Model confidence (mean pLDDT): 88 of 100. Predicted 3D model of a 351-nucleotide part of an RNA (small-subunit ribosomal RNA, central domain) from an uncultured Eubacteriales bacterium.
Context: one part of a larger RNA
């Protein structure tokens, strides 16, 4: 390199957007690069092969043909693939008209809870565990009423629910503002996939600002148990964090451990959105169709497990990856970062 591959064996980039490139609907025409016959030239010799031949045979040697699959001229065909025109509506997009939604910023607001903070009743214990003991309390605690303050996170509704590309999104109201659906014409005419490289996004933790906020949680520490020890798991505390602004990091079992797209393929049951239909006074019901999101199960795949129209079946198209275990996702280089570090990413060795 080919082959083979990639749920779980080693492999799908954390997502998107999109540059080059790559692939790319029907229909007609036109030239002919591509293809494809056809003719000329070449394509040294030797060597390969095939024929007969000569050293008594072979090895070996000399004739002849064939190969040399190419490469240039030329004379030709038009299916196909590339070009160029013309047209087309089925992909692809727009316009209209609708319901759904925890999608994404920003502003406001609002109840239950903790905790503190004053005051009121009230008096000796609270709190904690397996059991204690640190802790708290006679300076009046804990528990209970009243009033205040703070900050963080929204019970029930809640669902195999929905919404987003992923990361993730949950209390209400309001503006702002993206995306998906249906529905029934009308409009562009192939605008279309897929995407190296580049660009944005990206849970948690981290990290910057002599920033703000800190109510509970709670790494680090510290006490106290437990224990042979106990730098743990238990219990009191408790500081960075956890929150908000703005700016970095750029990684996760970023998991459906399943890259996107498109066409093909039996069947049951659910559910969330929206449109017809029956049949009714009108819900509910029932049949039907598009999107979406589960469950089971036939073919067919699969080492098996299982997947099975949301396929890990049958195809194609375009990226990313794998290439025996340890050494190592490390080392030097390099790029990027305030850093923590990330990303590219080997070798000796040994098994």
């Nucleotide at each position: 390199c080919u082959g083979g591959g990639c749920g779980u064996a080693a492999a799908g980039g954390g997502u998107g957007c999109g540059u080059a490139g790559g692939c790319g609907g029907c229909a007609g025409a036109u030239a002919a690069a591509g293809u494809c016959c056809g003719a000329u030239g070449u394509g040294a010799a030797a060597a390969c092969c095939c024929a007969g031949g000569g050293c008594u045979c072979a090895a070996c040697c000399a004739u002849g043909g064939g190969a040399u699959u190419g490469c240039a001229u030329u004379g030709g065909a038009a299916a196909c693939u590339a070009a160029c025109c013309u047209g087309c509506u089925a992909g692809a997009g727009u316009a209209c008209a609708g319901g759904a939604g925890a999608g994404g910023g920003g502003a406001g607001c609002g109840g239950a809870a903790u905790u503190c903070c004053u005051a009121g009743u009230g008096u000796a214990g609270c709190g904690g565990u397996g059991a204690a003991a640190u802790g708290c309390g006679u300076a009046g605690a804990u528990a209970u009423u009243a009033g205040g303050a703070a900050g963080a996170a929204c019970a029930c509704c809640a669902g195999u629910g929905g919404c987003g590309a992923a990361g993730g999104c949950g209390g209400c109201u309001u503006u702002c503002u993206g995306g998906a659906c249906u529905g029934a014409u009308a409009c562009u005419g192939a605008c279309g996939c897929u995407g190296a490289u580049g660009c944005a996004c990206g849970a948690a933790a981290g990290c910057g600002u002599g920033g703000g906020g800190g109510a509970g949680c709670g790494a680090a520490c510290a006490g106290g148990a437990u224990u042979a020890g106990a730098u743990a798991c238990c219990c009191u505390g408790g500081u960075a964090g956890u929150c908000c602004a703005c700016g970095c990091c750029g990684u996760a079992a970023a998991c459906g451990a399943u890259g996107a797209g498109u066409g093909c393929c039996a069947g049951g049951u659910g559910u969330a959105g929206g449109g017809g239909g029956u049949a009714u006074c009108g819900a509910c019901a029932c049949c039907u169709u598009c999107u979406g999101u589960g469950c089971c199960g036939g073919a067919g795949c699969a080492a098996a497990c299982g997947c099975a129209a949301u396929a890990a079946g049958c195809a194609c198209u375009c990226c990313g990856c794998c290439u025996g275990g340890g050494g190592a996702g490390u080392a030097c280089g390099g790029u990027c970062a305030c850093a923590a570090g990330a990303c590219u990413a080997a070798a000796a060795c040994u098994c």
The RNAcentral record of the full RNA draws on Greengenes.